[in-house]
A computed fold for a 351-nucleotide part of an RNA from a metagenome, annotated as small-subunit ribosomal RNA, central domain. The RNAcentral record of the full RNA draws on SILVA.
Context: one part of a larger RNA
C1' cells in the first nucleotide's frame, strides 16, 4: 500500500448550490476502443527453474539444453457485459393542470397584557430583600392604590415525541412581495439522471467597526452578606451587551454525536397534510393509498447498549473522513480577518 472501519471505542465536513470528475435506466441497430480467443515478430545475455546431459575424483564452481521472462506491438475471429455512434421507449428525472396545508423568508403596518419611569389624586411610615440579615428605597411622603403620560422589549393562553425549512432557525394579528413541499390527474419533454474535488453562497450564541436605540435583564465593577478566606454561590445596584440599520466575524454538544442518492426486507399503534371508497339528506365515524413524524417490535445486523421500511438489515454509486495516549488542534509556514482570531497543520521527546 493492500486492507478494515467512521450512533457511543480514533473517524460524517454545520448546511446547501454546483464545476471537473466518477457512476448511470429499458428496446433495436452499428463499431469493435475496453473484453476474450488464435497466430505472428519481439522481450539481449547472465540470473532464476527444470534435463535417467555433459567437464573438473563430489560438490561449490563451469559448459550444454529446454523452460520462463506473466509484457508490449501488428494481423485474423468471437460480441455476451462496459464504451462510441445511430434511432425509439416511458417507468427515473422536469414540465403542466387542479387543489391543500404550513411559527418558510423579506419588508410595513398595528394590538393588547406587563415591568420600568414621569405627572397627578388618596393614603402614612415603613417598604424592599434573605436561611437569617445588611447594604439599598422612604417624612423633599416610599410601599400600596386609583387615573392619565412616555418608551423599549418581548409575544401568555391557543402551543401538541403539532407544523415549516438544507442546516442554523422559525411563534400576538394584518397587509405586500417570495421560496419550497405535499396530493390528484397521466396531458407535454423523453435519461434531461445521482454524487460531487476545487469554487460559490447561507451559518444560533458571543465577539468587532459605524451610526442610532436602551424598558426589563445583565458579564465587567461596587457594596451588603456568608465563609478560616470567598476576588464565588445569596442580596442591593449596575456599565458594555441583549434591541435596531449596515458591514465584518464564521464557530457550536452546529447532536439524530448517524453525510447523499436508489432499490429490496414481517407486523401493531398514534399523529400532521391530502387522495380515493363505504356509508348519510348533509357533515362525522369506518375501511384503503401517498407524503410527514413519533412509540413498540420479527429478521438481521451489533462488542454490547441498541438499530430495526425515517436501519445502526440486504445491495449499489458518489463524496469526506479514521489509522494508539500525550505533545497538540499546539509551533512554523501559507491563506482570511480590522482585531478576537479562523483555516490548513507537523516534529522532537515521552509512555
Nucleotide at each position: 500500500c493492500u486492507g478494515g472501519g467512521c450512533g457511543u471505542a480514533a473517524a460524517g465536513a454545520g448546511c446547501g448550490c454546483g464545476u471537473a470528475g466518477g457512476c448511470g435506466g429499458c428496446u433495436c441497430g452499428u463499431u469493435a476502443a475496453g473484453u476474450g480467443u488464435g497466430g505472428u515478430g519481439u522481450g539481449a545475455a547472465a540470473u532464476c527453474u527444470c534435463c535417467a546431459g555433459g567437464g573438473c575424483u563430489c560438490a561449490a564452481c563451469c559448459c550444454g539444453g529446454a523452460a520462463a521472462c506473466u509484457g508490449c506491438a501488428c494481423c485474423g475471429c468471437a460480441u455476451a457485459c462496459u464504451g462510441g455512434c445511430g434511432a425509439g421507449c416511458u417507468u427515473g428525472a422536469g414540465g403542466g393542470a387542479u387543489g391543500c396545508a404550513g411559527a418558510g423568508g423579506u419588508g410595513g403596518a398595528u394590538g393588547g397584557a406587563a415591568u420600568u419611569c414621569c405627572u397627578g389624586g388618596u393614603g402614612u411610615a415603613g417598604c424592599g430583600g434573605u436561611g437569617a440579615a445588611a447594604u439599598g428605597c422612604g417624612u423633599u411622603g416610599a410601599u400600596a392604590u386609583c387615573a392619565g403620560g412616555a418608551g423599549g422589549a418581548a409575544c401568555a393562553c391557543c402551543c401538541g415525541u403539532g407544523g415549516c425549512g438544507a442546516a442554523g432557525g422559525c411563534g400576538g394579528u394584518c397587509c405586500a412581495c417570495u421560496g419550497g413541499g405535499c396530493a390528484u390527474c397521466a396531458u407535454c419533454u423523453g435519461a434531461c439522471g445521482c454524487u460531487g474535488a476545487g469554487g460559490c453562497g447561507c451559518g444560533a450564541a458571543a465577539g468587532c467597526g459605524u451610526g442610532g436605540g436602551u424598558a426589563g435583564c445583565a458579564a465587567a465593577c461596587a457594596g451588603g452578606a456568608u465563609u478560616a478566606g470567598a476576588u464565588a454561590c445569596c442580596c442591593u445596584g449596575g456599565u458594555a451587551g441583549u434591541c435596531c440599520a449596515c458591514g465584518c466575524c464564521c464557530u457550536a454538544a452546529a447532536c439524530g454525536a448517524u453525510g447523499g442518492a436508489u432499490a429490496c426486507u414481517a407486523g401493531g399503534c398514534g399523529u400532521a397534510a391530502g387522495a380515493g371508497g363505504u356509508a348519510u339528506c348533509g357533515a362525522c365515524c369506518c375501511c384503503u393509498c401517498u407524503u410527514g413524524u413519533g412509540c413498540c417490535g420479527c429478521a438481521g445486523c451489533u462488542a454490547a447498549c441498541g438499530c430495526a421500511u425515517u436501519a445502526a438489515g440486504u445491495a449499489u454509486c458518489c463524496c469526506g473522513c479514521c489509522u494508539g495516549g500525550g505533545g497538540a488542534g499546539u509551533a512554523c509556514g501559507g491563506c482570511c480577518g480590522c482585531a478576537a482570531g479562523g483555516u490548513u497543520g507537523a516534529a522532537a521527546c515521552u509512555c
It matches the Rfam family "Bacterial small subunit ribosomal RNA". Its family is annotated with structural constituent of ribosome and ribosome in the Gene Ontology.